[in-house]
RNA sequence: GCUUGAAUAGUUUAACGGUUAAAACACUAAUCUCAUAAGUUGGUAAUAAAAGUUCGAUUCUUUUUUCAAGCU
Numbered sequence: 001g002c003u004u005g006a007a008u009a010g011u012u013u014a015a016c017g018g019u020u021a022a023a024a025c026a027c028u029a030a031u032c033u034c035a036u037a038a039g040u041u042g043g044u045a046a047u048a049a050a051a052g053u054u055c056g057a058u059u060c061u062u063u064u065u066u067c068a069a070g071c072u
Stems, first nucleotide, its partner, number of pairs: 001071007010025004018055001027043005048064005
């Protein structure tokens, strides 16, 4: 330099182009307990960035960024 793949919550994963982006762990509040843990009930928190297509984009297209693999 070229090709391919990936990027979603603090972490690990979901999500036919269509309702308010789902869940587990974690965090936090209440409950429980003499106290802690466990359990139960609730809450906070995310689509890498910018354009385009579309009535509608996490999803399709382009560019950029980061990471990984391969070729030279």
Overview: The prediction has a mean pLDDT of 83. Predicted 3D model of a 72-nucleotide RNA (transfer RNA) from Teloschistes cf. exilis. RNAcentral holds the sequence, with entries from ENA. Its Rfam family is "tRNA". By type it is a transfer RNA.